[in-house]
Context: one part of a larger RNA
RNA sequence: CACCGCCCGUCACGUCACCUGAGUCUGUUGCACCCGAAGCGCCUGGCCCAACCCGCAAGGGAGGGAGGGUGCGAAGGUGUGGCCGGUAAGGGGGACGAAGUCGUAACAAGGUAGCCGUAGGGGAACCUGCGGCUGGAUCACCUCCUU
Numbered sequence: 001c002a003c004c005g006c007c008c009g010u011c012a013c014g015u016c017a018c019c020u021g022a023g024u025c026u027g028u029u030g031c032a033c034c035c036g037a038a039g040c041g042c043c044u045g046g047c048c049c050a051a052c053c054c055g056c057a058a059g060g061g062a063g064g065g066a067g068g069g070u071g072c073g074a075a076g077g078u079g080u081g082g083c084c085g086g087u088a089a090g091g092g093g094g095a096c097g098a099a100g101u102c103g104u105a106a107c108a109a110g111g112u113a114g115c116c117g118u119a120g121g122g123g124a125a126c127c128u129g130c131g132g133c134u135g136g137a138u139c140a141c142c143u144c145c146u147u
Base pairs, nucleotide, nucleotide: 003110005107008103009102011100013097014096015095016094018092019091020090023087024086025085027083028082029081030080031079032078033077034076039072040071041070042069043068044067047065048064049063052061053060054059113134114133115132116131117130118129119128120127121126
């Protein structure tokens, strides 16, 4: 303490952590396209050049240079996807918190016995239907046990 008992859930308040999350901001990466520096490769009827070749010479050839064209090409740009993070309106349940609200579900046959499965319903515990269980009381009968 022992029914003036025990006890369930919603709601309200507070604290804590978590889940989800429109949006938004970085980072990273795939694909497509645009642009394209340096450098390198290739091409080049015009321009330029001491060595080599031809030539007495003028000049020509070979080779090269500048310039031009083209290919690869970093960064950058546009579009569209993936991923890791940050932040976040909103949503969700959870844990905890002496004396809040509403009811009274369970525990005695708990005042409709309870519980399980399933379906419907309901502020919440829950209620109702169907099937099952006894981990229900009471009563009757049978077979036994103890005194």